[in-house]
RNA sequence: GUUUGAUCCUGGCUCAGGACGAACGCUGGCGGCGUGCCUAACACAUGCAAGUCGAACGGGAAUACACUUGUAGUAAUAUGGGUGUAUUUUAGUGGCGGACGGGUGAGUAACGCGUGAGCAAUCUGCCCUUCGGAGGGGGACAACAGCUGGAAACGGCUGCUAAUACCGCAUAACGUAUUCGGGUGGCAUCACUUGAAUACCAAAGAUUUAUCGCCGAAGGAUGAGCUCGCGUCUGAUUAGCUAGUUGGUAGGGUAAAGGCCUACCAAGGCAACGAUCAGUAGCCGGACUGAGAGGUUGAACGGCCACAUUGGGACUGAGAUACGGCCCAGACUCCUACGGGAGGCAGCAGUGGGGAAUAUUGGGCAAUGGGGGCAACCCUGACCCAGCAACGCCGCGUGAAGGAAGAAGGCUUUCGGGUUGUAAACUUCUUUGACCAGGGACGAAACAAAUGACGGUACCUGGAAAACAAGCCACGGCUAACUACGUGCCAGCAGCCGCGGUAAUACGUAGGUGGCGAGCGUUGUCCGGAUUUACUGGGUGUAAAGGGCGCGUAGGCGGGAUGGCAAGUCAGAUGUGAAAUCUGAGGGCUUAACCCUCAAACUGCAUUUGAAACUGCUGUUCUUGAGUGAUGGAGAGGAAGGGGGAAUUCCCGGUGUAGAGGUGAAAUUCGUAGAGAUCGGGAGGAAUACCAGUGGCGAAGGCGCCCUUCUGGACGGUUACUGACGCUGAGACGCGAAAGCGUGGGGAGCAAACAGGAUUAGAUACCCUGGUAGUCCACGCUGUAAACGAUGAGCACUAGGUGUAGCGGGUACUCAUUCCUGCUGUGCCGCAGCUAACGCGUUAAGUGCUCCGCCUGGGGAUUACGGUCGCAAGACUAAAACUCAAAGGAAUUGACGGGGGCCCGCACAAGCGGUGGAGCAUGUGGUUUAAUUCGACGCAACGCGAAGAACCUUACCUGGGCUUGACAUCCCCGGCUAGCCUUAGAAAUAGGGUAUUCACCUUCGGGUGACCGGGAGACAGGUGCUGCAUGGCUGUCGUCAGCUCGUGUCGUGAGAUGUUGGGUUAAGUCCCGCAACGAGCGCAACCCCUGCCUUUAGUUGCUAACGGGUAAAGCUGAGCACUCUAGGGGGACCGCCGCAGUAAAUGCGGAGGAAGGUGGGGAUGACGUCAAGUCCUCAUGGCCUUUAUGCCCAGGGCUACACACGUACUACAAUGGGCGGUACAAAGGGGUGCGAGCCUGUGAGGGUGGGCGAAUCCCAAAAAGCCGUUCACAGUUCGGAUCGGAGUCUGCAACUCGACUCCGUGAAGUUGGAAUCGCUAGUAAUCGCGGAUCAGCAUGCCGCGGUGAAUACGUUCCCGGGCCUUGUACACACCGCCCGUCACACCACGAAAGUUGGCUGUACCAGAAGUGCGUGGGCUAACUGGCAACAGGGGCAGCGUACCAAGGUAUGGUUGGUAAUUGGGGUGAAGUCGUAACAAGGUAGCCG
Repeated sequence: GUUUGAUCCUGGCUCAGGACGAACGCUGGCGGCGUGCCUAACACAUGCAAGUCGAACGGGAAUACACUUGUAGUAAUAUGGGUGUAUUUUAGUGGCGGACGGGUGAGUAACGCGUGAGCAAUCUGCCCUUCGGAGGGGGACAACAGCUGGAAACGGCUGCUAAUACCGCAUAACGUAUUCGGGUGGCAUCACUUGAAUACCAAAGAUUUAUCGCCGAAGGAUGAGCUCGCGUCUGAUUAGCUAGUUGGUAGGGUAAAGGCCUACCAAGGCAACGAUCAGUAGCCGGACUGAGAGGUUGAACGGCCACAUUGGGACUGAGAUACGGCCCAGACUCCUACGGGAGGCAGCAGUGGGGAAUAUUGGGCAAUGGGGGCAACCCUGACCCAGCAACGCCGCGUGAAGGAAGAAGGCUUUCGGGUUGUAAACUUCUUUGACCAGGGACGAAACAAAUGACGGUACCUGGAAAACAAGCCACGGCUAACUACGUGCCAGCAGCCGCGGUAAUACGUAGGUGGCGAGCGUUGUCCGGAUUUACUGGGUGUAAAGGGCGCGUAGGCGGGAUGGCAAGUCAGAUGUGAAAUCUGAGGGCUUAACCCUCAAACUGCAUUUGAAACUGCUGUUCUUGAGUGAUGGAGAGGAAGGGGGAAUUCCCGGUGUAGAGGUGAAAUUCGUAGAGAUCGGGAGGAAUACCAGUGGCGAAGGCGCCCUUCUGGACGGUUACUGACGCUGAGACGCGAAAGCGUGGGGAGCAAACAGGAUUAGAUACCCUGGUAGUCCACGCUGUAAACGAUGAGCACUAGGUGUAGCGGGUACUCAUUCCUGCUGUGCCGCAGCUAACGCGUUAAGUGCUCCGCCUGGGGAUUACGGUCGCAAGACUAAAACUCAAAGGAAUUGACGGGGGCCCGCACAAGCGGUGGAGCAUGUGGUUUAAUUCGACGCAACGCGAAGAACCUUACCUGGGCUUGACAUCCCCGGCUAGCCUUAGAAAUAGGGUAUUCACCUUCGGGUGACCGGGAGACAGGUGCUGCAUGGCUGUCGUCAGCUCGUGUCGUGAGAUGUUGGGUUAAGUCCCGCAACGAGCGCAACCCCUGCCUUUAGUUGCUAACGGGUAAAGCUGAGCACUCUAGGGGGACCGCCGCAGUAAAUGCGGAGGAAGGUGGGGAUGACGUCAAGUCCUCAUGGCCUUUAUGCCCAGGGCUACACACGUACUACAAUGGGCGGUACAAAGGGGUGCGAGCCUGUGAGGGUGGGCGAAUCCCAAAAAGCCGUUCACAGUUCGGAUCGGAGUCUGCAACUCGACUCCGUGAAGUUGGAAUCGCUAGUAAUCGCGGAUCAGCAUGCCGCGGUGAAUACGUUCCCGGGCCUUGUACACACCGCCCGUCACACCACGAAAGUUGGCUGUACCAGAAGUGCGUGGGCUAACUGGCAACAGGGGCAGCGUACCAAGGUAUGGUUGGUAAUUGGGGUGAAGUCGUAACAAGGUAGCCG
């Protein structure tokens, strides 16, 4: 950061930090110091890594010299042989070293390691110190020579020979062994010391004469061996393991204790404080991280261990069970003449292989160290250096200062600018590194000399030129850093949340910016954050989590007083805690990293001295915890036996007749063979009405008629006794509802399964009729429940109030059921406190202590596998892969409910008239079409935009044309303005002719402008797209009564309060109350029309009186009374009276009044909702188009027509139609207009035209009505569609496609299914009149008046709305959410006939090398005897035997791989079926 609309909490996931033996991507200047196969303990070519000593020994070889002897030569001399000496060399014998150094981490869960002790149970070459000694002999074997085998490796036989090689003898103690004594000490065996006796055991020489060696003994040092305490990973889905096992005795063996080994004896030993088994792992100093406690880790450096191709074995030796030794067996590789041989890089380099990945087949022994040697010296891939690698850490550089015309370029822009940016250029300056040249170390320590791989390196000096040296990542939030373009749920990004579907700060690119910098990012791993395993430092009523309950074992914990001890505890001292590391101080490399010195530290362990408060142990004691006895009452506590009545059902009998039963309604069912009903009798089983109560009892489950017997527990009061006897409780053991199982009974009612009837789209359900297990009893089993207070047990403490059950005490003169009070139980309310909140609150979820159980994200999973239990069903225990970023608790605001309450509305009801059926009009869908332009789609689209499509309109189609354009602005040129005639054409348009000059200024030359034509480009244009980018306007909920704010208060918070409540209203209207007090937008009022009165005014209006006048008429004089007109004012306010109501608001009734409780109507539409409608009114962002999606023109289309729907009109007739006569409006309109009157036509109309820009004239006739007459119920004298004919009018033009008139024609239709609409009064219904649009066209729309009803009991129901409340798993808000099967795809897992590996147990077979033992008839130098032969002693080969590796056979265990098939699980935008859950979710839900 992320669950929500928002909130708090729980809880997981994720990020920011540090680290690395790293790897990968991009990039890469220098130096210093470090580091570098984490994988295949895989296999290895080649070279090197352990030799040395000639002062141990005999030979050999070479050289020199001497002697001698040949040959040649006169001789010098040359050249051979031999002997000796010297020097050099070295195969062998011999000595020392190859057990160190170096590598690796396979094995090992162990005295392996760490730490601390012990050895009175031990050894120790070389080294140091001390004491003593070395006399005298002997026999061999290599080398060598000869013969000989083999391909080779390597031998065999015979013969010769030396030694510091080997073997006797002598000498012998401070040695060893045995025996006998003394002394001292300790730790059990004993140790030390001393005396005596007996027995036994040594030696080697070399040499340059300096020395170096040799033997015995003692001591030291070093190293090694053994033992013990403590510590040292995971799994109990590993619970039992063990026969040399545990101990003893005796013996053997070892340097040494020991079952280490053998024989015998005993039967032990280990284990829940985790044996055994399985998995994993070298351990530590340390390293990383962390505030710490911890967690992780064990590369490099250092200590220990283990290993050296795998397994086994011993030899030699001071030391090995031996990395570069030996033997055997196995695998592998190589050589081979096939007979046999050879080999072991986990040494340094290096190769192959594996892998994401890890270096040179380098130099040198100069230093440090090691081996040998007297030494010189030799050896040393230890080591010191160099090479490779940004692998890490550290340091430095890539320049510094000035420099605004804020250059150019880039990017962006609102076009002004902004930004890159003092950045660059330019000027001045500097030279670290790299480069060139000169000088040039320390490391070297020696008596002197000599001696440097690194290295001509570090370092110093000089030189040249800003010259040669910057990238990587990021920029939505977390998280520092933003714009443009491209893309369009595509391509892609992504650590989490999440971005992308045409305006992406999230993708890609660019500019800019941020961060770090020779690096930067990514990936992986560890710690941290994570108090998310909680010791420090968590929880468990509802979030995950209290065991169903008891009893009790181990264990843990435990009352008061006092004495002792000193295990824990605390303090001091001592030893140890290696070095390195870390920390501090100082020092050395120019600094740092790095290195050196000192200090501190190493929190640990052991020993010792002390303290005694607390814990512990122990002694004594106490009574308050706990318990016991006696006593009292209460109780559905338990078990067994017995008894009772009511009711249901069944059976029998009587009465009685047609129904009964059941439901929402029915049916199945029972009944005329007599049911149900009713009366009587009987049978049987189960359950126990009322009492009955948040009453009682029990540990829980649970327990309810009465009586008896047996029995458990709790409680009250009183004292007596015991004396901490207590609490908790892992395992173990017991109890444990219902259902279920077994055996045997029982069976009335009820009732899974099942059957039938209904319901339904279906109905394997809900409802009904039946009905079997079961329910009941006995005896066993099962062992689970939402077994819940979702709250473990115990103790103590911490305000109260009020009920209730049981038992007491006190008070009142007597009487307590009443009043006060105590204990125990059981409820409610509530302070503090706690809690995320809800809530809990002396019955705690408060404050503390003790013990136990349990939890650690959701799903997978109350699962799989394994184990235990069970007759079975199943129970208990209990994972992982995989998957998600949530799942969840409480509370809040809404919305919703087939929840509740209150209230309203033509919402229903009560009425009146319609629609839905017909014809036609109109709109829409659909279809059709070249086009049938577009939009509007539940209410709230559909006589809507459109207040009027023949052309135009017009946006559509076809065709013909234009391209700066039909229209705007700017520039240039030219000027006929317009118009008229004519030709082509459908027109647009093109050609020709004719005619003619607008306005202003003027210096009269002309200029400017309007307008027209031509031209160039900027641009115009678009009814093209996006109403989901927008403004504006509008619809709707709804003229519904609501929507909010400030301050205050409450709440952790979202929020609440106010605005809720009691009344009242049309109203959040008003009143009262109230932690609220006020306010705003709405309501109402203010505005308009209308209803009454008054006043003012009096024409074009009016006419009462008077005059005139007509057939009549305000026609006229006159008047302004009246009507009317249009200005002002009044009037109505619950104001008055009565009643009701809270002394209220208000309501009801009444009076008065034209009007009465808002008088009627209109205008007026709160916060908001619907991404509602509109880019085609207008405006507008973005996108698209530019000889076309623009513009002009003609014709066509929008008027199509099988159908479907909406809205109207006209009707179906007599309350009517026709005809004749006759009356009464209001509101409007009128100049391209309304048009009187007159003439004319059957008529539409035509001709003419008075008057009127209108209270004057005209449209204009109002119609229904009224009076009279006709029609008589029919498809009609109803109805008028359709069609034929003839016309009128408008208009350029009525073919597609106008209206009207006349004549003729005369369709459907006889009141309309399901369903549905409007209306509460001057309303519905009905009747006509006018207007806008408009050339013409009205059944539509907007207005006007005339006539003029019915009904409303009422609010149960339908719809909509308001307020309060409730539930919620909804918040895109019920058109919500959401479950399971099936189908498809993918993924991981389980089972599985089998199959195939690893590890391992048991039994048996077999038995290499080797060692022990036995034997040893074969062989045999040293010693003994012997003159000798020979014999003896001893030894060897061989053989036998014991042990034993690999191997084999058989049979188990365990753990993997794989498998036809199969099972469930998970995941997956739009599949199928239903509707289970969330609201009373439509049958409340849930658990077993």
Small-subunit ribosomal RNA from an uncultured bacterium, 1488 nucleotides, folded computationally. The sequence is in RNAcentral, with records from ENA and SILVA. Its Rfam family is "Bacterial small subunit ribosomal RNA".